Context: one part of a larger RNA
RNA sequence: UGACGGGGGCCCGCACAAGCGGUGGAGCAUGUGGUUUAAUUCGAUACGCGAGAAACCUUACCAGGGCUUGACAUAUAAUGGACAGCCAUAGAGAUAUGGUCUUUCUCUUCGGAGAACCGUUAUACAGGUGCUGCAUGGUUGUCGUCAGCUCGUGCCGUGAGGUGUUGGGUUAAGUCCCGCAACGAGCGCAACCCCUACUGUCUGUUACCAGCGCGUUAUGGCGGGGACUCGGGCAGGACUGCCGGUGACAAACCGGAGGAAGGUGGGGAUGACGUCAAAUCAGCAUGGCCCUUAUGUCCUGGGUUACACACGUGCUACAAUGGUCGAUACAGAGCGCCGCGAUACCGAGAGGUGGAGCAAAACGCAGAAAGUCGACCUCAGUCCGGAUUGGAGUCUGAAACUCGACUCCAUGAAGUUGGAAUCGCUAGUAAUCGCGCAUCAGCAUGGCGCGGUGAAUACGUUCCCGGGCCUUGUACA
Numbered sequence: 001u002g003a004c005g006g007g008g009g010c011c012c013g014c015a016c017a018a019g020c021g022g023u024g025g026a027g028c029a030u031g032u033g034g035u036u037u038a039a040u041u042c043g044a045u046a047c048g049c050g051a052g053a054a055a056c057c058u059u060a061c062c063a064g065g066g067c068u069u070g071a072c073a074u075a076u077a078a079u080g081g082a083c084a085g086c087c088a089u090a091g092a093g094a095u096a097u098g099g100u101c102u103u104u105c106u107c108u109u110c111g112g113a114g115a116a117c118c119g120u121u122a123u124a125c126a127g128g129u130g131c132u133g134c135a136u137g138g139u140u141g142u143c144g145u146c147a148g149c150u151c152g153u154g155c156c157g158u159g160a161g162g163u164g165u166u167g168g169g170u171u172a173a174g175u176c177c178c179g180c181a182a183c184g185a186g187c188g189c190a191a192c193c194c195c196u197a198c199u200g201u202c203u204g205u206u207a208c209c210a211g212c213g214c215g216u217u218a219u220g221g222c223g224g225g226g227a228c229u230c231g232g233g234c235a236g237g238a239c240u241g242c243c244g245g246u247g248a249c250a251a252a253c254c255g256g257a258g259g260a261a262g263g264u265g266g267g268g269a270u271g272a273c274g275u276c277a278a279a280u281c282a283g284c285a286u287g288g289c290c291c292u293u294a295u296g297u298c299c300u301g302g303g304u305u306a307c308a309c310a311c312g313u314g315c316u317a318c319a320a321u322g323g324u325c326g327a328u329a330c331a332g333a334g335c336g337c338c339g340c341g342a343u344a345c346c347g348a349g350a351g352g353u354g355g356a357g358c359a360a361a362a363c364g365c366a367g368a369a370a371g372u373c374g375a376c377c378u379c380a381g382u383c384c385g386g387a388u389u390g391g392a393g394u395c396u397g398a399a400a401c402u403c404g405a406c407u408c409c410a411u412g413a414a415g416u417u418g419g420a421a422u423c424g425c426u427a428g429u430a431a432u433c434g435c436g437c438a439u440c441a442g443c444a445u446g447g448c449g450c451g452g453u454g455a456a457u458a459c460g461u462u463c464c465c466g467g468g469c470c471u472u473g474u475a476c477a
Stems, first nucleotide, its partner, number of pairs: 001477002003474003007471007015461002019425005026316008034307002042050002061302007070125001074124008085100006104115004127291002130289003136285002138280003141276001143274001148187006154163003167178003193268004198236007208225002212223003239262001242256005318418001322377007334365003339358002344353003384415001389410007431453007
């Protein structure tokens, strides 16, 4: 100087407390461990993570069948020819054999030469998701959006170092004020950026429709309008600016006014010096080591989907604030041409036929659901719950056996609110309800977004956890 203390003081944080809803019990989904396996590819203090889609492919694993200048790159030499495509045969296919068709460009003395492309041979080499993240770059996580981390000069100390950065207040903040052997400065904080909440103004089509006219069973459908909504620009607006109180006449705090908004308005982006030899050689790059008829490469099939079990994360429930049936209302944000696909018709349904319109404020996905109104059920393993299993189908795709999703009929398991323990959340939040997107042929209870309905509680900081500042002890570094 740090680190540590079941030392002290001060102060924060859904840290506790106060509340609301869960997890832990059940079934299923998913990941992990373990076990099994020919293989269950690999990584990850991780575990709905890498993976924003494992039937083949992906794929790195296994079995079997093949290739050896190679699936891929550059170069040289020799040699032959277009190659590809299509067809046939053999084969699980890779591939092999045969046939057919075709013959690029430039020069030309019309003999040919050269170039590109392909095959064969030879050689340099290619190739490796093989090892080392403890050789590395780059990127990322984490403490932590915590308020800290430092420097120059000066001063103090033999020196390590200290001071500044401590102290008194204050703040979300090393934020600001005051004091002070310090005076300044940098990286962080804040602000500048984006979205959102209010207003004005400009601009009106595909958006809108108040007033005027036309028309309809009906609809901004039409003429038209530029008011309103809305879209997109540009401005304004919030600054403790104003008032009162407290305070050290300061910084600031408390209350109030006005205001759409009030003290960082709400949300996002933004992550200091560093810590963990943290993660990644399997995104990529890369040193070294290793393989080179194989640790490379092609193919078929299998596996990554196994299952006495254990754990994490979720979904669905156990019902009446509910279930079922009928009627009916209101979003936002997205996506669409290898696409979204309306009306209509067929089917009980998944879906099929068909193809209007739309590269979309125009057409479509697209019925939002919870809600509201009415009816049945009346506390039961039930008209709760839907696992499991049998049968019949739909769709995607060469192909759904291993191993897809969905529909219909039948079946109708566990489960009656969950031990010890443990998680999230302070407001348009929790809870609850549906909708969309990425990936994607197909496959979502996951991820990322969107809106609808919409709470309870916070006395307080003694305690648990993590953190910041000062101080104290130490045989630790």